[in-house]
RNA sequence: CACUUAUCCAGAAAGGCAGAGGGAAAUGGCCCUGUGAAGCCUUAGCAACCGACUCCGGCAACGACAGUAAAAGGUGCUAACUCCAUCCAGAAAAGGAUAGAUAAGAA
Numbered sequence: 001c002a003c004u005u006a007u008c009c010a011g012a013a014a015g016g017c018a019g020a021g022g023g024a025a026a027u028g029g030c031c032c033u034g035u036g037a038a039g040c041c042u043u044a045g046c047a048a049c050c051g052a053c054u055c056c057g058g059c060a061a062c063g064a065c066a067g068u069a070a071a072a073g074g075u076g077c078u079a080a081c082u083c084c085a086u087c088c089a090g091a092a093a094a095g096g097a098u099a100g101a102u103a104a105g106a107a
Stems, first nucleotide, its partner, number of pairs: 003105006013043005021032003026086004044078003049074002052068003056063002082099001087096002
């Protein structure tokens, strides 16, 4: 980088270094930003995909649904719906598709 499945209107920030951009890409919009952007580091937190545990099934290896938590550990995340629109459909709102992100898997 490409494939499969699930989720994406919830939630959660301080400090240090740094020094001008950032919000994935393109266009348009709208925002954030020297009262300090990106990036890196530390600490804290959120969440519950994997993991743990309970229940249940199974001789066992192990496993579906449901549930539990100061959830050890592996990821992820901590402005705005994935910031909004773009393609289809719609008066609009809701919806669908594509793309993207994250997790788990498979090659």
Molecule: SAM riboswitch aptamer (S box leader)
Organism: Taibaiella chishuiensis